A computed fold for a 379-nucleotide RNA from a Bacteroidales bacterium, annotated as Bacterial RNase P class A. The sequence is in RNAcentral, with records from ENA. It is recorded under the gene name rnpB. The source organism's lineage runs through Bacteria, Pseudomonadati, Bacteroidota, Bacteroidia and Bacteroidales.
RNA sequence: GCGGAUGGCCACGGUUGUCGCGUCCCGGGCGACCGGGAUGAGGAAAGUCGGGACAGCGCAGAGCACCAUACUUCCUAACGGGAAGGGGCUGCACCGGAGACAGUGCAGUUACAGCAAGUGCCACAGAAAACUACCGCCAUGCGCAAGCGUGGUAAGGGUGAAAACGUGAGGUAAGAGCUCACGCUGCAUGCUGGCGACAGCAGGCAGGGGCAAACCUUAUGGGCUGCAAGGCCAAAUAUGCCGGCGAAGUGUGCUCACGGCACAUGUGAGGGCUGCUCGUCCAAGCCGGCGGGUAGGCCGCUGGAGGUCAUCAGUGAUGGUGGCCCAAGAUAAAUGACAACCUUAUUACAGAAUCCUGCUUAUGAGGUCAUCCGCAAAA
Numbered sequence: 001g002c003g004g005a006u007g008g009c010c011a012c013g014g015u016u017g018u019c020g021c022g023u024c025c026c027g028g029g030c031g032a033c034c035g036g037g038a039u040g041a042g043g044a045a046a047g048u049c050g051g052g053a054c055a056g057c058g059c060a061g062a063g064c065a066c067c068a069u070a071c072u073u074c075c076u077a078a079c080g081g082g083a084a085g086g087g088g089c090u091g092c093a094c095c096g097g098a099g100a101c102a103g104u105g106c107a108g109u110u111a112c113a114g115c116a117a118g119u120g121c122c123a124c125a126g127a128a129a130a131c132u133a134c135c136g137c138c139a140u141g142c143g144c145a146a147g148c149g150u151g152g153u154a155a156g157g158g159u160g161a162a163a164a165c166g167u168g169a170g171g172u173a174a175g176a177g178c179u180c181a182c183g184c185u186g187c188a189u190g191c192u193g194g195c196g197a198c199a200g201c202a203g204g205c206a207g208g209g210g211c212a213a214a215c216c217u218u219a220u221g222g223g224c225u226g227c228a229a230g231g232c233c234a235a236a237u238a239u240g241c242c243g244g245c246g247a248a249g250u251g252u253g254c255u256c257a258c259g260g261c262a263c264a265u266g267u268g269a270g271g272g273c274u275g276c277u278c279g280u281c282c283a284a285g286c287c288g289g290c291g292g293g294u295a296g297g298c299c300g301c302u303g304g305a306g307g308u309c310a311u312c313a314g315u316g317a318u319g320g321u322g323g324c325c326c327a328a329g330a331u332a333a334a335u336g337a338c339a340a341c342c343u344u345a346u347u348a349c350a351g352a353a354u355c356c357u358g359c360u361u362a363u364g365a366g367g368u369c370a371u372c373c374g375c376a377a378a379a
Base pairs, nucleotide, nucleotide: 001375002374003373004372005371006370007369008368009367010366012364013342014341015340016339017338018337019336021040022039023038024037025036026035027034028033042349046360047359049358050357051356052355053354054226055225056224057223066222067221068220069219070218071085072084073083074082075081086112087110088109089108090107091106092105093104094103096101113217114216118215119214120211121210122209134157135156136153137152138151139150140149141148142147165183166182167181168180169179170178184207185206186205187204189202190201191200192199193198230299231298232297233296240290241289242288243287244286245285249265250264251263252262253261254260255259270282271281272280273279306325307324308323309322310321311320312319313318
């Protein structure tokens, strides 16, 4: 220098023309609507997973149960998220040591409180998966011998994912932390450093297999439901409540008249109280009002923990200050199609539905950064 892999970040178009759609504004029209203008998806709008805002309901106080979280500090409205660190594990390289093992650097990874509180579990194999002893080793008894019995042992072999601290020496009948030196791990103490997790050093004690995404213990946190939340207006029909009517009217004639009577027309004229009439109550029906509430409409609804640029503080997540900007709001639900040109570019994954902040997942071409690999050339 070229090519490739992985990961992070940035951006995913622009102009013009034709047709079409949602929202808003302006003008015209009684109105249906017409004309013009502005604006109209994403980095994930997705999964609906975590956390909040907001809303309704609930709530003296305490406890139990249940669920979640689990190294530290910081960030944040909050979080199971993020940043910066600590510890562990794995790989590679270098290096110290006789060895066990340690150190340094880089990369990756980690739900990382407690199995040394209790209980439980650990397939197969194996003697034994935690009060172990199959082979072996040693001592001793018996036996001609092969071997058998008793006892000791846990170094060696064997099984297994895992076998009762490791290396070396002493020691012993053989052995063993039995003893010693060194090493590892754990626990508590002191000193030093760090806000802290923790690290280093010193001497002490101990050697206890693993599993808590086994029950459990400890600490901390947690009301329930989601915009189809919730609020407002409100047709028809039906229903509930209240009030009124619930029987007259009309025509003709008689009568001075109020009124009454007779005839005609008309008729659904109910039921309870009563022997009947009056009266009263109820019902059907009619009229009016009110309530809940459906269709439908309006609000919630997008100006907000908002974006962007500069600057300051910070390793960083992030925060402060100042300037500028306002960028879909639909409800069966718009945001589309085609052509040309510019450019890397309409080619991937993909389509808003209360909003915000995260996480996870999907993804093509381009730019950029980091790490690694290959090839070529030069020194």